RNA sequence: GCCGGGAUAGUGUAGCGGCCUAGCACGCGAGCCUGUCGCGCUUGCAACCCGGGUUCGAAUCCCGGUCCCGGCG
Numbered sequence: 001g002c003c004g005g006g007a008u009a010g011u012g013u014a015g016c017g018g019c020c021u022a023g024c025a026c027g028c029g030a031g032c033c034u035g036u037c038g039c040g041c042u043u044g045c046a047a048c049c050c051g052g053g054u055u056c057g058a059a060u061c062c063c064g065g066u067c068c069c070g071g072c073g
Base pairs, nucleotide, nucleotide: 001072002071003070004069005068006067007066010026011025012024013023018056027045028044029043030042031041032040049065050064051063052062053061
């Protein structure tokens, strides 16, 4: 330099144009439970890498950028 894959709560992930004002697990806060802690139960907190485009509608499709992983040279 070229090709391919990826970027979503603090962490790990799901998502296949509308049912997603984004789910699950861990985490953290509050409550219940318990003699206390822990476990368990309930509830809350918190995210779509950046900039454009397409569309009535974009985390999702397209273009560019940045970063990460792999391959080729």
Molecule: transfer RNA
Organism: uncultured archaeon